The RNA shown here (Bacterial RNase P class A) has 364 nucleotides and comes from an Acidimicrobiales bacterium. The prediction has a mean pLDDT of 78. Its Rfam family is "Bacterial RNase P class A". The family's RNA type in Rfam is ribozyme.

RNA sequence: UGAGCCGGCCGGGUGGCCGCGGCACGAGCUGAUCGUGUCGAGGAAAGUCGGGGCUCCAUAGGGCAAGGUGCUGGCUAACGGCCAGUCGGGGCGACCCGCAGGAAAGUGCCACAGAGAACAGACCGCCGAUGGGCCGAUCCCCGGGCAUCCGGGGCGGCCACAGGUAAGGGUGAAACGGUGCGGUAAGAGCGCACCAGCGCCCGGGGCGACCCGGACGGCUCGGCAAACCCCACCCGGAGCAAGGCCAAGAUGAGGACGGCUGGCCCGGCCGAUGUCCUCAGGUAGGCCGCUUAGAUGGAUGGCCACCCGCCCGGCCCGGCAACGGACCGGGCGACAGAACCCCGCUUACAGGCCGGCUCACCGU
Numbered sequence: 001u002g003a004g005c006c007g008g009c010c011g012g013g014u015g016g017c018c019g020c021g022g023c024a025c026g027a028g029c030u031g032a033u034c035g036u037g038u039c040g041a042g043g044a045a046a047g048u049c050g051g052g053g054c055u056c057c058a059u060a061g062g063g064c065a066a067g068g069u070g071c072u073g074g075c076u077a078a079c080g081g082c083c084a085g086u087c088g089g090g091g092c093g094a095c096c097c098g099c100a101g102g103a104a105a106g107u108g109c110c111a112c113a114g115a116g117a118a119c120a121g122a123c124c125g126c127c128g129a130u131g132g133g134c135c136g137a138u139c140c141c142c143g144g145g146c147a148u149c150c151g152g153g154g155c156g157g158c159c160a161c162a163g164g165u166a167a168g169g170g171u172g173a174a175a176c177g178g179u180g181c182g183g184u185a186a187g188a189g190c191g192c193a194c195c196a197g198c199g200c201c202c203g204g205g206g207c208g209a210c211c212c213g214g215a216c217g218g219c220u221c222g223g224c225a226a227a228c229c230c231c232a233c234c235c236g237g238a239g240c241a242a243g244g245c246c247a248a249g250a251u252g253a254g255g256a257c258g259g260c261u262g263g264c265c266c267g268g269c270c271g272a273u274g275u276c277c278u279c280a281g282g283u284a285g286g287c288c289g290c291u292u293a294g295a296u297g298g299a300u301g302g303c304c305a306c307c308c309g310c311c312c313g314g315c316c317c318g319g320c321a322a323c324g325g326a327c328c329g330g331g332c333g334a335c336a337g338a339a340c341c342c343c344g345c346u347u348a349c350a351g352g353c354c355g356g357c358u359c360a361c362c363g364u
Stems, first nucleotide, its partner, number of pairs: 001360010012307007020040008042335001046346002049344005054239004067234004071085005086100001087098004101230002106228002108224003123169002125165003130162002132159005139154006177195006196220002198217002201214005243288004251280007258270004308333007316325003
């Protein structure tokens, strides 16, 4: 200098004018209205995905079913969250990603292609030892006949018919360990050496997931559980339109026979399809739940000026260039807006700042 990785943060500023909501004070005819003061969105307020508080309903205890979670250890009120690690994968690296229990309990599935897709398979190829067919006058043996002939067996050659073979080719995401030597008719863990994996055992380290080393066994065993399933753990339902309180009118139940005026009496007025009192649940409505923003048709905004940042165009200066700087004009300033609260996750986001680290090249 260039290319990257990780973490944290900001996400326009100042002033003026107009406007909106809550609260306090004052004015005013009460809750209308006006004035002054003060407070008034976010890192995600979003998606409403996970968890909790809160509220109501249900619930003796236990189990099944359904659903969820799934490497280990911690943190947390809790979580599918966070932190630190393990294992696997990617990157030269900083670092990133993982829906990461069990496939040697059982069942099921594995498209297309391919002969064959799970304790497999013979399409091409290889072999054809064994069995079979053909040939052998110039090979051998035996028997019959003795005519240079016939039959059988051996041996040799040919065929590739039965069959053998998983080395090689080909198909596929995947073809039942790899390399070499031996072995064989050809082959094959068939045998051996080394390597890889798996299982089991021993020793060491770690709380643990797991890691390191050694010995043994030819054991070589495919993948899928976001298929059923198995194992371990968790889990009652609905949600602030939850829910609670007060309570006109009307209704229902009980009581009195009167009620109103009145301290009491007289008096007056009203009253039987009644009047009055008490109680009950509870509709309209109101209040609470509700918050240092707190609405209940939902406030938190708009305009102007200057500054700041970015982009585009023009022009000038410095420089070999990349580039840096000054001025003028125009445009833009993202994503998005609480509604009971909190902890998380996920997603969206113009532009910018800070810190740490990696790789390449150059210089000292």

The organism belongs to Acidimicrobiales, within Bacteria. The sequence is in RNAcentral, with records from ENA.